[in-house]
RNA sequence: GCGUCUAUAGCUCAAUGGAUAGAGCACCUGACUACGGAUCAGGGGGUUGGGGGUUCAAGUCCUCCUAGACGUG
Numbered sequence: 001g002c003g004u005c006u007a008u009a010g011c012u013c014a015a016u017g018g019a020u021a022g023a024g025c026a027c028c029u030g031a032c033u034a035c036g037g038a039u040c041a042g043g044g045g046g047u048u049g050g051g052g053g054u055u056c057a058a059g060u061c062c063u064c065c066u067a068g069a070c071g072u073g
Stems, first nucleotide, its partner, number of pairs: 001072007010025004018056001027043005049065005
């Protein structure tokens, strides 16, 4: 340089083009406990990497850019 893939919550990951973008772990509060852990109940946290486009509707499709991984000369 070329090709392929990835980017969604603090972390690891879901989400057929259509409901308010969800789960686990973590975090916070409460219950329980002598305290802590474990357990149980509840809660907060997202401009879905950035720009543009297609569509009635985009996390999803197209395009450009950025970052990363792998392959290859």

This is a predicted structure of a 73-nucleotide RNA (transfer RNA) from Fusobacteriia bacterium UBA1095. Its Rfam family is "tRNA". The sequence was found in a public genome assembly. The organism belongs to Fusobacteriia, within Bacteria.